[in-house]
RNA sequence: UUUAUCAAGAGUGACCGAGGGAACGGGCCCUAUGACGUCACCGCAACCGCCCCCAGCCAGGGAUGACGGUGCGAAAUCCCGCUCCGAGUGUUCGGAGAAAGAUGAA
Numbered sequence: 001u002u003u004a005u006c007a008a009g010a011g012u013g014a015c016c017g018a019g020g021g022a023a024c025g026g027g028c029c030c031u032a033u034g035a036c037g038u039c040a041c042c043g044c045a046a047c048c049g050c051c052c053c054c055a056g057c058c059a060g061g062g063a064u065g066a067c068g069g070u071g072c073g074a075a076a077u078c079c080c081g082c083u084c085c086g087a088g089u090g091u092u093c094g095g096a097g098a099a100a101g102a103u104g105a106a
Stems, first nucleotide, its partner, number of pairs: 001106006011041005019030003024081004042073003047069003050062003077100001082097006
């Protein structure tokens, strides 16, 4: 850079010690009953490997998910921010997309 997915799922212990939820603004939330982070173990999922199907590739399907590479285990990617559509007199609400981000594969 391209592409797929992002409303589901899955926590205990030890250490640490003050902020944390990507960045900026707003909201909301978590946090001395110890958050965030690190490590260990446990678990979740099924992107890739793998297996089936096929002459083969793609597509499709599959697993007591046993084994390998990642990933993940508060809240929708916690919500909003930009554009468009709809409802409402209206602060507002609902929907579609964009941008940004995360993860996999190339």

Predicted 3D model of a 106-nucleotide RNA (SAM riboswitch aptamer (S box leader)) from a marine eukaryotic metagenome. It matches the Rfam family "SAM riboswitch aptamer (S box leader)". Rfam links the family to the GO term regulation of gene expression. Its mean pLDDT, the model's own confidence on a scale to 100, is 82.